[in-house]
Formats: sequence, C1' cells, structure tokens
RNA sequence: UGAUGCCUCCAGGGCAAGGUGAGUUACCCAAAUGGGUAACAAUUCCUGAUCGGUGGUGAUAGGGUAAACCCCUUAAGCCCACGAGCAACCCCAAGGGUUGUUGAUUGGGUGAAAAUCCCAAGCCGACAGUAAAGUCUGGAAGGAAGGAGGUUUAA
Repeated sequence: UGAUGCCUCCAGGGCAAGGUGAGUUACCCAAAUGGGUAACAAUUCCUGAUCGGUGGUGAUAGGGUAAACCCCUUAAGCCCACGAGCAACCCCAAGGGUUGUUGAUUGGGUGAAAAUCCCAAGCCGACAGUAAAGUCUGGAAGGAAGGAGGUUUAA
C1' cells in the first nucleotide's frame, strides 16, 4: 500500500404568480328528473414557474510540478449501466428469489476527434390517493445503487 471479511455512519430535489371551474354549500324559481345567483373550490387542467439519485465514460475547469500524456479536486437528468417503483411466477413466518417492465436531444459552433465543452431550441420523470400530479399526501422513521470511515487478515 492493501484483496477479502466484519462494523459504524451517510445516502433526492422541486409550483412564485395568473386563468378556468369538476364539484360542494347556501338561497331563489320551477316543481318529475331541471334552471338561476352567490361563496368556496385543482401545487393535478391551461399559461407560466421549478427540480435533477448512484457508478462509468469524458476534448471541462481549477490547482500541484521545471514541464507533462503524471498527481489532486471537479465535470452528462435525456451516452452506457445501476437503484427505487410496477407485473407475473416461485419459496414463504419475516422476508427472499427468478423473469419481465422501467423516461427523455436535436441543431449550430470550435476542433483531428464532441451523446459530455460553448451557444440555441427542445424533451423526460414509478405506484396508490385525489379534479387528470416529476413538484401535494401515502407506502417510507422503509428499502437501496453506492459513498465515507474504522477494523481483521492474505500478499
């Protein structure tokens, strides 16, 4: 320095403002279901606002160095993968396993090279509840990709 094992801790952000009015309540008219007025009424609809888990990659940026292709920190919601969620089946006390499902980017610029840089315009977001939800409430004081630290020990 450090495989492996064990322990501890940590591990998700987000509707300002305006509009509409399903519906509810009260009253009035009609009186068979109907109609009218008023108040309240969507973080869900419309305009608009706003948010971005984890690892990798990476032509980023900053620093170290005489210098560097070396070292340190940092760098993608929409490129690759993972996690959570959902469905089916299996074991089943708790819980676990297998399979499936699981979102979204283009144009221009620079350049040898850009899915990542710069500019511009876009797009996406489990399940349950409820007036149709990325943002509210709930499962969840849960789980977890993984991160940090400690420790044991092979080498």

A computed fold for a 155-nucleotide RNA from Caldisericum exile, annotated as FMN riboswitch aptamer (RFN element).
NCBI's taxonomy places the organism under Bacteria, Pseudomonadati, Caldisericia, Caldisericaceae, Caldisericum.
The prediction has a mean pLDDT of 80.